[in-house]
């Protein structure tokens, strides 16, 4: 110095006015705090929260290498296997095709049942003959060409046939599976291998696991005292009741289970208050700093910090300075973990690979 790789930080800073939301206060005002790395899609998952049913089994969805993180995940790290790349890296819908059924365009004879364009062989026969060759029919083969992304499925090289063929025979290749070794494991490694051999599971299906539904427009908004109600039908036995069967209502569908009272209605009385309100609403699997364990994902300790909360919906403008001329994607609305897109311009660190100089 060229080219690449990875991963990270910034997203103007200070000051003046003068608006705006929210909190304190000693309320004609002072004080202080006021968007993001993706707040965006609203895609996963959790916490919160309601359904009188939350219990089991199907059904439906969803995931899908291994091990470990975590509340959890469809995320995340390590790793294993497979693919690209000289490399640093990177990318991976990565369980079962050896259960079963379906499918495999176009071409092509045939897409998995078998099957024969072209070819090779034999046998009759015809024609032409001196031979070779040619036409037709029977029949044998699948070795070769052709057609396709794939061609029947183990590949070379010999045997053997009329031609061919795992039809034999020698190495040699895939592999279920079995044994030994290493790994926690996914899997390597190394011996055997009868019996098996196209692809598709982002095709049904099978294994394994997880899954009740709805979302903050969820939902909630005194105390205390009396009282009234608790599916509907028959039967039995009854004063009240309480038992059996039937229906019937329930948060897919059976089945089980409930038709409860912590529930609903009515009335006194006592607070409180008009609601276009308060609560839910931001203090939290929370943030920094420092250490300690672990390869990391993450975990834990010690200090410290408090960091929008609005409901028509604040978070802004002008000005003056640095600075390099301030532009990019974008704007909370219940939280909080991911994931995925969107992003002018600056910046930093690790690494690969070339070249050239000492």
């Nucleotide at each position: 110095c060229c080219a690449g790789a990875u991963u990270g930080u910034u997203g103007g800073g200070c000051g003046a006015u003068c608006g705006c939301u929210u909190g304190u206060u000693u309320u004609u005002a002072a004080c202080a705090a006021g968007a993001g790395g993706a707040a965006a899609g609203u895609c996963c998952g959790g916490g919160c929260a309601g359904c009188a049913u939350a219990g089991g089994a199907u059904a439906g969805g969803g995931c899908a290498g291994u091990u470990g993180c975590u509340a959890a995940c469809g995320g995340c790290a390590a790793c294993c296997g497979g693919g690209g790349g000289u490399a640093a890296c990177c990318c991976u819908a990565g369980g079962g095709a050896a259960a079963g059924u379906g499918c495999c365009a176009c071409a092509g004879a045939a897409a998995c049942g078998a099957u024969a364009c072209c070819a090779c062989c034999u046998c009759g026969u015809c024609c032409c003959u001196a031979a070779a060759g040619g036409g037709c029919g029977a029949g044998g083969u699948a070795a070769g060409g052709g057609u396709g992304a794939a061609a029947c499925g183990a590949g070379u090289g010999g045997g053997g046939u009329a031609a061919g063929a795992g039809c034999c025979c020698a190495c040699a290749g895939c592999g279920a599976c079995g044994c030994g070794c290493g790994g926690u494991g996914a899997c390597g490694c190394g011996c055997g291998g009868a019996g098996g051999a196209g692809g598709u599971a982002a095709a049904c299906c099978c294994u394994g696991c997880c899954u009740g539904c709805u979302g903050c427009a969820a939902g909630g908004u005194g105390g205390u005292u009396g009282g009234u109600c608790u599916c509907c039908a028959u039967c039995g036995u009854u004063u009240a009741u309480c038992g059996a069967u039937g229906g019937u209502a329930g948060u897919g569908u059976c089945c089980g289970c409930u038709g409860a009272a912590u529930g609903a209605c009515c009335a006194g009385c006592c607070a409180a208050u008009u609601a276009a309100a308060c609560c839910g609403c931001u203090c939290g699997a929370u943030c920094g700093u420092a250490u300690g364990g672990g390869u990391a994902a993450c975990c834990g300790u010690a200090c410290g910090g408090c960091u929008a909360g609005a409901u028509a919906g604040a978070u802004g403008a002008u000005c003056g300075u640095c600075g390099a001329u301030c532009g990019a994607c974008a704007g909370a609305a219940c939280c909080c973990g991911g994931c995925u897109u969107a992003c002018a311009g600056a910046c930093a660190a690790u690494c690969u690979g070339g070249c050239u100089a000492c």

Bacterial RNase P class A from a Candidatus Saccharimonadota bacterium, 358 nucleotides, folded computationally. Rfam family: Bacterial RNase P class A. By type it is a ribozyme. Of the family's consensus pairs, 98% are formed in the model. It is recorded under the gene name rnpB. The source organism's lineage runs through Bacteria, Bacteria candidate phyla and Candidatus Saccharimonadota.